This is a predicted structure of a 481-nucleotide part of an RNA (small-subunit ribosomal RNA, 3' major domain) from an uncultured bacterium. It matches the Rfam family "Bacterial small subunit ribosomal RNA". The full RNA is in RNAcentral, with records from ENA.
Context: one part of a larger RNA
RNA sequence: UGACGGGGGCCCGCACAAGCGGUGGAGCAUGUGGUUUAAUUCGAUGCAACGCGAAGAACCUUACCUACCCUUGACAUCCUAGGAAUUUGAAAGAGAUUUUGAAGUGUCCGAAAGGAAGCCUGGUGACAGGUGCUGCAUGGCUGUCGUCAGCUCGUGUCGUGAGAUGUUGGGUUAAGUCCCGUAACGAGCGCAACCCCUAUCCUUAGUUACCAUCAAUGAAAAAUGUUGGGGACUCUAAGGAGACUGCCGGUGAUAAGCUGGAGGAAGGUGGGGAUGAUGUCAAGUCAUCAUGGCCUUUAUGGGUAGGGCUACACACGUGCUACAAUGGGCAGUACAAAGGGAAGCGAACUCGAGAGGGUAAGCGGAACUCAAAAGCUGCUCGAAGUCCGGAUUGAAGUCUGCAACUCGACUUCAUGAAGUUGGAAUCGCUAGUAAUCGCGAAUCAGCAUGUCGCGGUGAAUACGUUCUCGGGCCUUGUACA
Numbered sequence: 001u002g003a004c005g006g007g008g009g010c011c012c013g014c015a016c017a018a019g020c021g022g023u024g025g026a027g028c029a030u031g032u033g034g035u036u037u038a039a040u041u042c043g044a045u046g047c048a049a050c051g052c053g054a055a056g057a058a059c060c061u062u063a064c065c066u067a068c069c070c071u072u073g074a075c076a077u078c079c080u081a082g083g084a085a086u087u088u089g090a091a092a093g094a095g096a097u098u099u100u101g102a103a104g105u106g107u108c109c110g111a112a113a114g115g116a117a118g119c120c121u122g123g124u125g126a127c128a129g130g131u132g133c134u135g136c137a138u139g140g141c142u143g144u145c146g147u148c149a150g151c152u153c154g155u156g157u158c159g160u161g162a163g164a165u166g167u168u169g170g171g172u173u174a175a176g177u178c179c180c181g182u183a184a185c186g187a188g189c190g191c192a193a194c195c196c197c198u199a200u201c202c203u204u205a206g207u208u209a210c211c212a213u214c215a216a217u218g219a220a221a222a223a224u225g226u227u228g229g230g231g232a233c234u235c236u237a238a239g240g241a242g243a244c245u246g247c248c249g250g251u252g253a254u255a256a257g258c259u260g261g262a263g264g265a266a267g268g269u270g271g272g273g274a275u276g277a278u279g280u281c282a283a284g285u286c287a288u289c290a291u292g293g294c295c296u297u298u299a300u301g302g303g304u305a306g307g308g309c310u311a312c313a314c315a316c317g318u319g320c321u322a323c324a325a326u327g328g329g330c331a332g333u334a335c336a337a338a339g340g341g342a343a344g345c346g347a348a349c350u351c352g353a354g355a356g357g358g359u360a361a362g363c364g365g366a367a368c369u370c371a372a373a374a375g376c377u378g379c380u381c382g383a384a385g386u387c388c389g390g391a392u393u394g395a396a397g398u399c400u401g402c403a404a405c406u407c408g409a410c411u412u413c414a415u416g417a418a419g420u421u422g423g424a425a426u427c428g429c430u431a432g433u434a435a436u437c438g439c440g441a442a443u444c445a446g447c448a449u450g451u452c453g454c455g456g457u458g459a460a461u462a463c464g465u466u467c468u469c470g471g472g473c474c475u476u477g478u479a480c481a
Stems, first nucleotide, its partner, number of pairs: 001481002003478003007475007015465002019429005026321008034312002042053002064307007073127001077126002079123005086103007107116003129296002132294003138290002140285003143281001145279001150189006156165003169180003195273004200241007210230002214228004244267001247261005323422001327381007339370003344363002349358003388419001393414007435457007
């Protein structure tokens, strides 16, 4: 100087407490361990691995296994020989591949011979190849402490020196934020601000958005629609305004600030996001990529078919659905936001009980389309393993796709398991949050209870800091470095 302490002081955080909802019990989905297997490819392992890499394993992917094949190789550069490239048929085979046939003769330079570029085939060796090993040889990227308030430097001063000071102290703050003091004076990386979204208003601009006033139209009239028309309103998208402790009272050291108030759409960081200092964990990744070294070279490389990654006495994590009446069922009826759409989204009509099929308008979209649910109204069920719950299984189908057996999603009929609120323990959340309800997108032929977004409805509680956990500052002890 650090680190540590079941030492002390101060402070903070959904850390506890106060609340609300879960997990742990059930069924299923998914990941992992284990076991099994020819193979169940590999990696990730306390927090910070386990719906993680994987934004989507039927083939492909695919790296694994089995079988059958290739050896200058699927791919790159060079040398050499031949041929245009290319298109296409037949046979054998699981296919890779093998055998064999047909068509076809280009571009540029050149008068021609010939040469050149590009492409294909054979040969030779230099080489290719490796998702083989080492993340403890590395780059790059990432997680974590932690969006915690810290980490340092120059000069000066002090100390023999390691070092100290500054950065400690008194206040204050979300903050090493600011003020005061001060052998320190300044400065840098962080904090904050600058950036984006959102909440209010103004200006500009009105098409595909909007429709208050006005006119027309059809109609007995109204609702409503349509057409003119309009910029008022909504909205869209560009530019501005606005919030700064600016104003007032109290308090404080007359400071920084704190507290109450006014005005205001918003008040003291308004709400959310992006942004992650010096460093820590030889943290993670050689399987994104790059790369040193090592290993391999008729195989640890390459091709193909089939299988596997989907196994199942079991254990754990993360979720979904429930156990019901604040509910289930049936009928009627309303209101979003953010997105996607051409090998696409697909209205309306029509067929089907349905998943869907047929036909097909419109739309590269503020225009067309995908397209809401909880809610509200009425009826029913009456505490039951039920009109709860839907696993499992049988049958019949739909769709995608060469192909749904291993191993897809969905529909209908039948079947109707466990489950009556879950032990010890444990997780999330402080407001448009939790809870609850649906919608969209990426990946994608098909496949979502996952992920990332979007809006609808919309709570309870916080006395407080004794205790648990983590962190910051000061101080103290130490046989630790």